Record summary
A computed fold for a 73-nucleotide RNA from a Patescibacteria group bacterium, annotated as transfer RNA. The same sequence occurs in records of 2 taxa. The sequence is in RNAcentral, with records from ENA. Its Rfam family is "tRNA". By type it is a transfer RNA. NCBI's taxonomy places the organism under Bacteria, Bacteria candidate phyla.
RNA sequence: GCACUCGUAGCUCAGUUGGUAGAGCAUCGAGCUUAUACCUCGACGGUCCCAGGUUCGAGUCCUGGCGAGUGCA
Numbered sequence: 001g002c003a004c005u006c007g008u009a010g011c012u013c014a015g016u017u018g019g020u021a022g023a024g025c026a027u028c029g030a031g032c033u034u035a036u037a038c039c040u041c042g043a044c045g046g047u048c049c050c051a052g053g054u055u056c057g058a059g060u061c062c063u064g065g066c067g068a069g070u071g072c073a
Stems, first nucleotide, its partner, number of pairs: 001072007010025004019056001027043005049065005
C1' cells in the first nucleotide's frame, strides 16, 4: 500500500428480509436471613465509533473518515 472482518449499556455479546434497541454479568434497592452469602423480584444504564447520503422510516443499505484485528505484498 491492497483485500477482508469488526466497532451497539461499565464488561461480554445478540439484534433474522430497514419498522420506536435487548440479554447475561456488574451496580443499586426490596424480599429472605440473627447477620453475610446464595436465591427471588425490581430498578438503573446506550443520540448504536464520527460525518454525510438514500428512505415515510437506518444499529441494519451507500459514501468518506477514525480505531482494532487478520491475510497478502